[in-house]
Predicted 3D model of a 151-nucleotide RNA (FMN riboswitch aptamer (RFN element)) from Priestia megaterium. Model confidence (mean pLDDT): 79 of 100. RNAcentral records the identical sequence in 2 taxa. RNAcentral holds the sequence, with entries from ENA, Rfam and Ribocentre. Taxonomically the source falls in Priestia (Bacteria, Bacillati, Bacilli, Caryophanales). Its Rfam family is "FMN riboswitch aptamer (RFN element)". Its family is annotated with FMN binding in the Gene Ontology.

C1' cells in the first nucleotide's frame, strides 16, 4: 500500500422589510438557504529554468445517492377466535421522488465568466410552508480515526 472484519468519534442551512386579514414566518411583494459521493478548463499555496508537478479547493438544477413514503422478504416480541393473522421490531430488495437556459472566453463548457430563470418529502396549524411547530435526543447518504486477521 491492498482486502476483509469490527470499534470510536463526526454527519443541514434558511423570512430582514412591507401587504392583506379576525387569523398567515403557510397568501401576496420581497428575502434567505442549497446534505454526501463522482465528474470538472476553477481558484490558491508549494516545488521546478520551463512543458509542468504536489496538495488543499470548485455544480441545489451533469451522474448517481440519502432522509419521508410504497411495496416485498426477513429477525425477534407481543396480542389473538393460530398450519395463520395483525401490530411493533431486526437486516435486505425493489418502486416512488425536484430543478437550467441564453451569452461570453475555449480545441472542448451540463461545472468558468455575466445575465435571467427554475427547484425542495411527510404530518400539523385560527390560512395553502423549502425556512414554523412535530416524527427526530431518531434515521442516514457518508467523512475521519484506530485495532485485529490474511496474503
Nucleotide at each position: 500500500a491492498u482486502u476483509a472484519u469490527c470499534c470510536u468519534u463526526c454527519g443541514g442551512g434558511g423570512u430582514c422589510g412591507g401587504g392583506u386579514g379576525u387569523a398567515a414566518g403557510u397568501c401576496c411583494c420581497a428575502a434567505c438557504c442549497g446534505g454526501c459521493g463522482g465528474u470538472g478548463a476553477u481558484a490558491a499555496a508549494g516545488c521546478g529554468u520551463a512543458u509542468g508537478c504536489u496538495u488543499u479547493u470548485a455544480a441545489g438544477c451533469c451522474c448517481g445517492u440519502g432522509a419521508c413514503c410504497c411495496g416485498u422478504u426477513u429477525u425477534c416480541a407481543u396480542a389473538c377466535g393460530a398450519u395463520g393473522u395483525a401490530u411493533g421490531u431486526u437486516a435486505g430488495c425493489g418502486g416512488u421522488g425536484g430543478a437550467u437556459c441564453u451569452a461570453g472566453u475555449u480545441a472542448a463548457a451540463a461545472u468558468c465568466u455575466a445575465g435571467a430563470g427554475c427547484c425542495g418529502a411527510c404530518a400539523g396549524u385560527a390560512a395553502a410552508a423549502g425556512u414554523c411547530u412535530g416524527g427526530a435526543u431518531g434515521g442516514g447518504a457518508g467523512a475521519a480515526g484506530g485495532a485485529u486477521c490474511a496474503g